[in-house]
RNA sequence: GGGGGUUUAGCUCAGAGGAAGAGCACAACGCUGGCAGCGUUGGGGUCGUGGGUUCGAGUCCCAUAACCUCCA
Numbered sequence: 001g002g003g004g005g006u007u008u009a010g011c012u013c014a015g016a017g018g019a020a021g022a023g024c025a026c027a028a029c030g031c032u033g034g035c036a037g038c039g040u041u042g043g044g045g046u047c048g049u050g051g052g053u054u055c056g057a058g059u060c061c062c063a064u065a066a067c068c069u070c071c072a
Base pairs, nucleotide, nucleotide: 001071002070003069004068005067006066007065010024011023012022013021018055026042027041028040029039030038031037048064049063050062051061052060
């Protein structure tokens, strides 16, 4: 220098153009004589960043950043 991949909640990750989700973690309440454990409810997101396409973008296109990997 070139190719490919990843980037979404505190963490690990889903999410094939139409209202952003799960598990764990966190908070409240409940079940249990207590612990462990379980259940219900809740809080938390500028979807790496900037543009573009579209009635509508986490999703498609372009540029760019960080990290991983391959080639040179």
A computed fold for a 72-nucleotide RNA from an uncultured bacterium, annotated as transfer RNA. Its Rfam family is "tRNA". Rfam's curators write: Transfer RNA (tRNA) molecules are approximately 80 nucleotides in length. Its mean pLDDT, the model's own confidence on a scale to 100, is 83. It was read from a public genome assembly.